[in-house]
Molecule: transfer RNA
Organism: Candidatus Heimdallarchaeota archaeon
């Protein structure tokens, strides 16, 4: 250095191609339930790596950048 995939809530993960809907499961809070407890069960909490553009509307489209990983090539 040049091709490639990829980054999503405290962890795991769909959505992304074809923009509106924003998941899900475990953690964690609360509550019921128990002599307390654990288990079940209810409900609630939070996201899209970062910056810009396009749009009425962006995890999703464009483009700048940072990080990861995989293969190539070049110096040593």
């Nucleotide at each position: 250095g040049c091709g490639g995939a990829g980054a999503u809530a405290g962890c795991a993960a769909a959505a992304c191609c074809u923009g509106g809907c924003c998941a899900u499961g475990c953690u964690g809070c609360g509550g019921u339930c128990u002599g307390c407890a654990a288990a079940a069960c209810c409900g609630c909490c939070g996201a899209u790596c970062g910056g810009a553009g396009u749009u009425c509307a962006a995890a999703u489209c464009u483009c700048c950048g940072u990080c990861u990983c995989c293969g190539c090539u070049c110096c040593a």